[in-house]
RNA sequence: GAAGUCAGUCGGAUGGUUACUUUAAAAGUAUCCCUUUUAAAGAGGAAAGUCCGAACACCCCUAAUGAAAAUUAGGAUGUGGAGAGUCGCUAACGGCGACCAGGAGGAGCUUGAAGCAAUUCGGGCAAAGCCUAGGGAAAGUGCAACAGAAAAUAAACCGCCGAUGGAUUCGCAAGGAUCACAGGCAAGGUUGAAAUCGUGUGGUAAGAGCACACGCGAACUUACAGCGAUGUAAGAUUGUGGUAAACCCUCUCCGGUGCAAGAUGAAGUAGGGUCCCGCGUCAGUGGGAUCGGGUUCGUCGCUCGAGACAGUCAGCAAUGAUUGUCCUAGACAGAUGACCGUCACCCUUUAUGGGUACAGAAUUCGGCUUACAGGCUGGCUUCGGCA
RNA sequence: GGGAGUAUAGCUCAGUCGGUAGAGCGCGGUUCUUAUAAAGCCGUGGUCGAUGGUUCGAUUCCAUCUACUCCCACCA
Numbered sequence: 001g002a003a004g005u006c007a008g009u010c011g012g013a014u015g016g017u018u019a020c021u022u023u024a025a026a027a028g029u030a031u032c033c034c035u036u037u038u039a040a041a042g043a044g045g046a047a048a049g050u051c052c053g054a055a056c057a058c059c060c061c062u063a064a065u066g067a068a069a070a071u072u073a074g075g076a077u078g079u080g081g082a083g084a085g086u087c088g089c090u091a092a093c094g095g096c097g098a099c100c101a102g103g104a105g106g107a108g109c110u111u112g113a114a115g116c117a118a119u120u121c122g123g124g125c126a127a128a129g130c131c132u133a134g135g136g137a138a139a140g141u142g143c144a145a146c147a148g149a150a151a152a153u154a155a156a157c158c159g160c161c162g163a164u165g166g167a168u169u170c171g172c173a174a175g176g177a178u179c180a181c182a183g184g185c186a187a188g189g190u191u192g193a194a195a196u197c198g199u200g201u202g203g204u205a206a207g208a209g210c211a212c213a214c215g216c217g218a219a220c221u222u223a224c225a226g227c228g229a230u231g232u233a234a235g236a237u238u239g240u241g242g243u244a245a246a247c248c249c250u251c252u253c254c255g256g257u258g259c260a261a262g263a264u265g266a267a268g269u270a271g272g273g274u275c276c277c278g279c280g281u282c283a284g285u286g287g288g289a290u291c292g293g294g295u296u297c298g299u300c301g302c303u304c305g306a307g308a309c310a311g312u313c314a315g316c317a318a319u320g321a322u323u324g325u326c327c328u329a330g331a332c333a334g335a336u337g338a339c340c341g342u343c344a345c346c347c348u349u350u351a352u353g354g355g356u357a358c359a360g361a362a363u364u365c366g367g368c369u370u371a372c373a374g375g376c377u378g379g380c381u382u383c384g385g386c387a
Numbered sequence: 388g389g390g391a392g393u394a395u396a397g398c399u400c401a402g403u404c405g406g407u408a409g410a411g412c413g414c415g416g417u418u419c420u421u422a423u424a425a426a427g428c429c430g431u432g433g434u435c436g437a438u439g440g441u442u443c444g445a446u447u448c449c450a451u452c453u454a455c456u457c458c459c460a461c462c463a
Base pairs, nucleotide, nucleotide: 001383002382003381004380005379006378007377008376009375010374012343013342014341015340016339017338018337020042021041022040023039024038025037026036027035028034044358048369049368051367052366053365054364055363056258057257058256059255060075061074062073063072064071065070080254081253082252083251084250085099086098087097088096089095100134101132102131103130108125109124110123111122112121113120114119135249136248140247141246142243143242157189158188159185160184161183164182165181166179167178168177169176170175197215198214199213200212201211202210216239217238218237220235221234222233223232224231225230262300263299264298265297272291273290274289275288276287277286278285279284293462294461295460307326308325309324310323311322312321313320314319344356345355346354347353388459389458390457391456392455393454394453397412398411399410400409406443413431414430415429416428417427418426436452437451438450439449440448
């Protein structure tokens, strides 16, 4: 420098005028409300989807204490839901990091053929990086349309055979020949997404892991390496198809509802009707559902938090510990806007003109997913050049 | 803001343990009729919202998007 590949980061800058939200201060007879003035601050990497997980609040259940109100500790069961290689991280996770196994794809290397050559076609090896909803199909049940002989206790359409039984026939007999009816076979053909390990030899009537040799695969035992998943080697065994994002089995986790949770001040009224359940002799009373009615204003929750930035240490990393500095939106018919300049970039080469991606907080965080113009930076692997 | 669901023919809807989807109305043709309606017969029509995955195979199972619909406050 080129090729391949992955990650991080930025997300127009700046000045003026004006509008809006919040906070602070001052003034207006002025504690609050209201008005004015001044000052400060005012969207994102995804604020989105609401797909997961947590914090927090209330409710339910259990246990203990208590006279009660309540307080403290916790979430049994699973008819249900979710997760799944191993180790680690985390408040937790379906997330993240490292590793293991499998897979696809592949820059490059090498080799063969054609060609005068450039090049083209093919074989082998294959880095970094990428993907995996990656427990169990050797517990059980189910499913596999059409095609096909047969779709899972295998089977016989074409085919091979004539050992056994049978029929016909030759022969005095022993025995032979023919047929392929009963039957044997699973080598070859045919179907399919998928057909019971591959090649060779022996074997046999014909055949077959039926036997043997080599190879491939599987689970098991032992040894070694590793925390482990797992890997390597040896041994003895074996050839058992697919599907669990089908039911299911094993292990692990989960009580429910979401800030419209909830607390509080005010306002308002029909504490009314119907139905169901419980208690009660009756009168009545307690709870639930539904219909109807009333209010629909303020405050808190609400933003200092698993916080942001910079550094040091531990760790391969995710992450953790620690030091310093900082305060950085808090609305509720829901603020964060509009206009005018300068610069940067893009649209056509110039002038002029136009444009600046996706997108807009709503209790708060950690993730995932999805959308995104363009710019910048870096890592890994391979090849080439120069020193 | 928070939750629950739906998407299949022009319209309204069926479709279950996965094997190329049906009904009614509609639309077109035809018979009957002088003509129309009704009735009878024949036919028509689908990328099952989109993309990707699991599987031999997806309307169906899973994930992510798109569009639409519905529910919610407080008081007694």
The prediction has a mean pLDDT of 79. Two RNAs folded together computationally: RNase P RNA and transfer RNA, 463 nucleotides in total. It holds a member of the Rfam family "Bacterial RNase P class A". It is annotated as a ribozyme. Gene Ontology terms of the family: ribonuclease P activity, tRNA processing and dimeric ribonuclease P complex.